Source information: A computed fold for a 158-nucleotide RNA from Paenibacillus selenitireducens, annotated as FMN riboswitch aptamer (RFN element). The sequence is in RNAcentral, with records from Rfam and Ribocentre. Model confidence (mean pLDDT): 79 of 100.

RNA sequence: UUGUUCCUUCGGGGUCGGGUGAAAUUCCCAACCGACGGUGAUACGAAUGUGAUCAUUCGUUAAGUCCGUGACCCGGAUCACGCUCAAUUGUGACGUGAGAAGGUGGACUCGGUGUAAAUCCGAGACCGACAGUAAAGUCUGGAUGGGAGAAGGGAACG
Repeated sequence: UUGUUCCUUCGGGGUCGGGUGAAAUUCCCAACCGACGGUGAUACGAAUGUGAUCAUUCGUUAAGUCCGUGACCCGGAUCACGCUCAAUUGUGACGUGAGAAGGUGGACUCGGUGUAAAUCCGAGACCGACAGUAAAGUCUGGAUGGGAGAAGGGAACG
């Protein structure tokens, strides 16, 4: 330094203003938002070399729409419990709770620069689970939940 394992903590933003209507933060005009890992020609900083404004290395930072992941939904291996039923001593059925694999799952073009742009610069687009409700990315709710993952600490071994 890295792998394995355990523990702790952290781990999502957003309707200004107006129209219609009995009623809409849901429709219409308009406004606003962008989880996690990777990639990456960004930006900043440091070190070393150099005559150098150059080169190399390192650190931080850099994509909602490129590659993946997560929440929601489907699924249900398996596990636990039961005062029920069968069988009869731990097995099946049934019920309740937890729940792995797997599945579903949204969105970008044009112009510029350049050796090279899906990431830079400019412009114009587009996307956003389920339930509730006048039709919701932004309100309320499941959720004081779950979570990709991030940081720190412990253990033994390689």
NCBI's taxonomy places the organism under Bacteria, Bacillati, Bacillota, Caryophanales, Paenibacillus.